[in-house]
């Protein structure tokens, strides 16, 4: 100097105001929000995360049994939205200007990106401790 194992902490925001109605933060007008890594700074580029599911292994549980149920880990499969124009510049679908567009599942006296729930959960990852070994 590079830096492994292991450990710790952190890791998602948002309907103001109004209309119709018996009923809507769900409809209508309007308002508001934008995870992580890459790259000229990105909700819309590239990649990843959240969802569902199968197999195997382990542990626990149950059973007369090779059965039942649950949890964890590993591996695999499925699903997965949306942007253009002009300007500056060596470089930007990322900046500036303008005009657009998008948003899981379940629930609901009425259809949800924003309410409630799974979730006091999980995770892409970020920061730190560590200091084997070379």
């Nucleotide at each position: 100097u590079u830096a492994a194992a292991a450990c710790u902490u952190c890791a998602g925001g948002g309907c103001a105001g109004g209309g119709c109605g018996a009923a809507a933060u769900u409809c209508c007008c309007g308002a508001c929000c934008g995870g992580u890594g890459g790259u000229a700074g990105a909700g819309u580029c590239c990649a990843c995360g959240a969802g569902u599911u199968a197999u195997u292994u382990u542990u626990a549980u149950u059973u007369a049994u090779u059965u039942u149920u649950a949890a964890a880990a590993a591996u695999g499969a499925c699903a997965u939205g949306a942007a253009c124009u002009g300007g500056u510049g060596c470089a930007a679908u990322u900046c500036c200007a303008g005009u657009a567009c998008c948003g899981a599942u379940a629930g609901u006296u009425a259809u949800a990106g924003u309410c409630u729930a799974g979730a006091u959960g999980g995770u892409a990852g970020a920061a730190g401790u560590g200091a084997a070994a070379a």

About this RNA:
Predicted 3D model of a 134-nucleotide RNA (FMN riboswitch aptamer (RFN element)) from Leptotrichia shahii. The RNAcentral record of the sequence draws on Rfam.